[in-house]
The RNA shown here (transfer RNA) has 72 nucleotides and comes from a Puniceicoccales bacterium. Rfam family: tRNA. Rfam classes the family as a transfer RNA. From the family's description: Transfer RNA (tRNA) molecules are approximately 80 nucleotides in length.
Parts: sequence; structure tokens; C1' cells
RNA sequence: GCCAGAGUAGCUCAGGGGUAGAGCAGAGGACUCAUAAGCCUUUGGUCGGCGGUUCAAAUCCGCCCUCUGGCA
Repeated sequence: GCCAGAGUAGCUCAGGGGUAGAGCAGAGGACUCAUAAGCCUUUGGUCGGCGGUUCAAAUCCGCCCUCUGGCA
């Protein structure tokens, strides 16, 4: 340099046009003499950035950035 994949909650990842979710972590509650585990409730997101298409974009298209792999 070229090709491919990935970027979404603090972490690991779903979601592939119709107002974004799970597990773990965090907070609160209940239980317990107390703690842990388990149970109930709950907080937390400019969906990497900028444009474009569309009534509507995390999702489709273009460019850029970062990471991973392959080829040279």
C1' cells in the first nucleotide's frame, strides 16, 4: 500500500429501516444475629466522527478515525 472483519451501557455482546436490549458490574429493598449467595426493583447510551439516501438510519451508501486478521 491492497483486501476483509470489528467499533452499541463501566465490561462482554445482541439488535441488519419504525423512538436500543441481555448478562455481569453499580444503586436501593427484602431476607439474615451479621455477611455472602440467591430474590425483587432500579440507574446508566450524542449506537466511533462527518455527510448522503429516506416520512423515518444503530441499521443502507460515501469519506475519515481506531483496532484485529490476511496479502504484498
The coordinates come from a structure-prediction model, not an experiment, and the mean pLDDT is 84. The source organism's lineage runs through Bacteria, Pseudomonadati, Verrucomicrobiota, Opitutia and Puniceicoccales.